Overview
Two RNAs folded together computationally: RNase P RNA and transfer RNA, 504 nucleotides in total. The prediction has a mean pLDDT of 76. Rfam match: Bacterial RNase P class A. Rfam links the family to the GO terms ribonuclease P activity, tRNA processing and dimeric ribonuclease P complex. It is annotated as a ribozyme.
RNA sequence: CCAGACGGCCGGGCGAUCGCGCUCGCUCUUCGGGGCGGGUGAGGAAAGUCCGGGCUCCACGACGACAUGGCGGCGGGUAACGCCCGCCGGGGGCGACCCCAGGGAUAGCGCCACAGAAAGCAAACCGCCCUGCUCCGCUGAAGCUUCGCAGGGCUCGCCCUUCGAGGCGGAAGCCGGAGUCGGGCAAGGGUGAAAGGGUGCGGUAAGAGCGCACCGCGUCCUUGGCAACAAGGGCGGCAUGGCAAGCCCCGCCAGGAGCAAGACCGAAUAGGGGUCCCGCGCCCUCAGCGAUGAGAGCAGGGCUGUCGCCGGCCCGAGGGACCCGGGUAGGUCGCGUGAACCGUCCCGCGAGGGCCGGUCCAGAGGAAUGAUCGCCGCGCCGGGUCAGACCCGGCGGCACAGAACCCGGCUUACAGGCCGUCUGGUCCG
RNA sequence: GCCGCCGUAGCUCAGUGGUAGAGCGCAUCCUUGGUAAGGCUGAGGUCGACAGUUCGAUCCUGUCCGGCGGCACCA
Repeated sequence: CCAGACGGCCGGGCGAUCGCGCUCGCUCUUCGGGGCGGGUGAGGAAAGUCCGGGCUCCACGACGACAUGGCGGCGGGUAACGCCCGCCGGGGGCGACCCCAGGGAUAGCGCCACAGAAAGCAAACCGCCCUGCUCCGCUGAAGCUUCGCAGGGCUCGCCCUUCGAGGCGGAAGCCGGAGUCGGGCAAGGGUGAAAGGGUGCGGUAAGAGCGCACCGCGUCCUUGGCAACAAGGGCGGCAUGGCAAGCCCCGCCAGGAGCAAGACCGAAUAGGGGUCCCGCGCCCUCAGCGAUGAGAGCAGGGCUGUCGCCGGCCCGAGGGACCCGGGUAGGUCGCGUGAACCGUCCCGCGAGGGCCGGUCCAGAGGAAUGAUCGCCGCGCCGGGUCAGACCCGGCGGCACAGAACCCGGCUUACAGGCCGUCUGGUCCG
Repeated sequence: GCCGCCGUAGCUCAGUGGUAGAGCGCAUCCUUGGUAAGGCUGAGGUCGACAGUUCGAUCCUGUCCGGCGGCACCA
């Protein structure tokens, strides 16, 4: 210098003016509020609401079981956790380092499509090997026969024998081939995500944990470690495929709801209760023992169509005053001194814990935290310049985002930038 | 703010480990003088997105995205 790994941090700065929320002081007030001055006012995620707690109410027997849900290597941290730290095991990377929902598949059930011979108490398609039979190819014995040379016999016609060349023949053979019956095998091929340990040597007709060595697996022992586990040794010839983010088994955890939880104060109107005062006409029918209720009508009252006649509709038994309690609207609390933040020191590898000192840091209600300008910073564009540095001009308010009871985590979003440690490569000294 | 439910064809819904279906709708054709109805055939899907588990995911798990519903108090 290039490429990368991990950890931590920032998330524009300063100033002016105007404005907003909360709050303190003074002051004015028609008690609703107003004015002046001061202080203070978003985040690393305030987000998603995925876990865990505080807090509050409800339930309860201070216990246990069952159901349901969740968690799952070991040890530690913590108020607690599914979070964090350290370690173990597995996987990836040359490496720094990263990833893992990481208990149990000999408790049981279930599933493993398609392909493939066979997919779970395994199987045999091609193939390899053995045996029998058939066929083919090659070699080809005996035997028969033709010709020739030589020898012999003789009745001179022929006959016999050895050898050579050829033909017929087809016993038998072949590190032969093909087909087929039967048997052996699981090495190889092929299918599949997965085929009942892997590699090598021996062995065999061919093969096979059949035998052996190493590795893997299971099991037992020893040693080390708090433990997960690791190392070593013995035994077993391999039985026990995968899936539990399928049911399930084992261990552990969890009572339910959530600040619209909940507590207090409490109008107007309506309704409930109590006391007092005034009022409560008649006939019929129905229900009921009755009190009484329902229906219809007459008398009465009210409204209306221009007063009346006449007609329509409504009322026809309750009304008024005072008092009481519950609840609503509304108001107050819950609501920020807290598992808080900062700093020194101590303990711990670390997460974290402890002592001491210091600080007070939004909280209101459908919700304030903003706007403009100047300078600096940043980014982009253009020009000057060979280029860089630098200068000038313009553009962009400039990442994700917006507290709502609070806290610890996780997850997700995020322009740009800073710091530290480390790894690999290259060059120089 | 808190709590719960759901995303599959244009619409309404099935399917819950093995390459996804129904009804309506759409298109061609038949039928009719023509239309409707009826019949035949066909097209149309990143199963909301991304990761993980698995040989294999619409389905199981996680994280996001989108949509819908409910809530105080009293009687």